[in-house]
RNA sequence: GCCCCGGUAGCUCAGUGGACAGAGCGUCGGCCUUCUAAGCCGGUGGUCGGAGGUUCGAAUCCUCCCCGGGGCG
Numbered sequence: 001g002c003c004c005c006g007g008u009a010g011c012u013c014a015g016u017g018g019a020c021a022g023a024g025c026g027u028c029g030g031c032c033u034u035c036u037a038a039g040c041c042g043g044u045g046g047u048c049g050g051a052g053g054u055u056c057g058a059a060u061c062c063u064c065c066c067c068g069g070g071g072c073g
Stems, first nucleotide, its partner, number of pairs: 001072007010025004018056001026044006049065005
């Protein structure tokens, strides 16, 4: 230098054009228990890496840039 994969909640990840962007874990409150743990119920959470573009509509498609990983030279 070129190519590929990834960047979404505190963490691990789903979501591959249209519903208020979701799950598990975590965290907070409650129930239960003599207490703790486990279990159950409820709450809590996001400039979807950044900037442009396409579209009636973009996390999703296109371009450039940034960050992480891998391959080739």